[in-house]
Predicted 3D model of a 333-nucleotide part of an RNA (small-subunit ribosomal RNA, central domain) from Telfairia occidentalis.
It matches the Rfam family "Bacterial small subunit ribosomal RNA".
Model confidence (mean pLDDT): 82 of 100.
Context: one part of a larger RNA
RNA sequence: UUGGGCGUAAAGCGUCUGUAGGUGGCUUUUUAAGUCCGCCGUCAAAUCCUAGGGCUCAACCCUGGAUAGGCGGUGGAAACUACCAAGCUGGAGUACGGUAGGGGAAGAGGGAAUUUCCGGUGGAGCGGUGAAAUGGGUAGAGAUUGGAAAGCACUCUGCUGGGCCGACACUGACACUGAGAGACGAAAGCUAGGGGAGCGAAUGGGAUUAGAUACCCUAGUAGUCCUAGCCGUAAACGAUGGAUACUAGGCGCUGUGCGUAUUGACCCGUGUAGUGCUGUAGUUAAUGCGUUAAGUAUCCGGCCUGGGGAGUACGUUCGUAAGAAUGAAACUC
Numbered sequence: 001u002u003g004g005g006c007g008u009a010a011a012g013c014g015u016c017u018g019u020a021g022g023u024g025g026c027u028u029u030u031u032a033a034g035u036c037c038g039c040c041g042u043c044a045a046a047u048c049c050u051a052g053g054g055c056u057c058a059a060c061c062c063u064g065g066a067u068a069g070g071c072g073g074u075g076g077a078a079a080c081u082a083c084c085a086a087g088c089u090g091g092a093g094u095a096c097g098g099u100a101g102g103g104g105a106a107g108a109g110g111g112a113a114u115u116u117c118c119g120g121u122g123g124a125g126c127g128g129u130g131a132a133a134u135g136g137g138u139a140g141a142g143a144u145u146g147g148a149a150a151g152c153a154c155u156c157u158g159c160u161g162g163g164c165c166g167a168c169a170c171u172g173a174c175a176c177u178g179a180g181a182g183a184c185g186a187a188a189g190c191u192a193g194g195g196g197a198g199c200g201a202a203u204g205g206g207a208u209u210a211g212a213u214a215c216c217c218u219a220g221u222a223g224u225c226c227u228a229g230c231c232g233u234a235a236a237c238g239a240u241g242g243a244u245a246c247u248a249g250g251c252g253c254u255g256u257g258c259g260u261a262u263u264g265a266c267c268c269g270u271g272u273a274g275u276g277c278u279g280u281a282g283u284u285a286a287u288g289c290g291u292u293a294a295g296u297a298u299c300c301g302g303c304c305u306g307g308g309g310a311g312u313a314c315g316u317u318c319g320u321a322a323g324a325a326u327g328a329a330a331c332u333c
Stems, first nucleotide, its partner, number of pairs: 003305004007287002014184004021177003025088004031082001033081002035077009049065006091174001092171003096166004103160002106157004114150008126135001189230006198224002203219004241300006249278011282289002306333003315326004
């Protein structure tokens, strides 16, 4: 490589859009490239296979024959793929009527707690812990009360994107996947300017301890927040790529439609889209999965191929940097 695989053993790109490519609904017609059938030419001889023959047999040698397959030509077939032309509505989409939501980005509003600041009352403790101490307090803390500010969460309004349901009006296969490519992408981190209540890497101090560069406590910088950029990684997980079709049920929840019922809301039955539990067939190494499949099939794309070395080295691309992406070998077991 072929093959076999990818929830947990190696292996699903973090997610999406989409180019090339690959694949692709139903009916009728055309062509005949693929496909199928016949014939012809050619693929030297020797070799292989086979029917005979000759060396006493055999190996060996001689004579004749043939298959499969490749290439080219020619004559047909038209089911399938493809092509041409015309149509269809079930896939897909548009328009219409509803509807739920932590979708996006703006504006407005009031409220509780925390911290700080400015006042009043008051006068010795507060805080913290397993126990303490550092800490803060007679220069008036903690407690209580009045006012102000800040960050934080919440509600409402208009704009806007997608989803789902219904009725069936329109287009008529317009679809699926997607190498490269592009977009978005938690937290941390970086650049510039703001902001900074609480929390809090680093750091100082107090404890604990044999030690304690920790766990606990007291402080506390960067950061966390906003604006404009960069970074492009996560156990980015359902550790499970996307699409389509089929294959028992039972019990819930959410959106929506219909029937029944009713004054109405419930209840009951049923369809559809999602989201859970349990479970049959099947599957699995087991665990488990089981109409939201890890079952049965098709199409497209990604990835794996013993452990370590190693996601390392070198090279290249990107980045201000941190680093990211791509990604070996020697050697060793």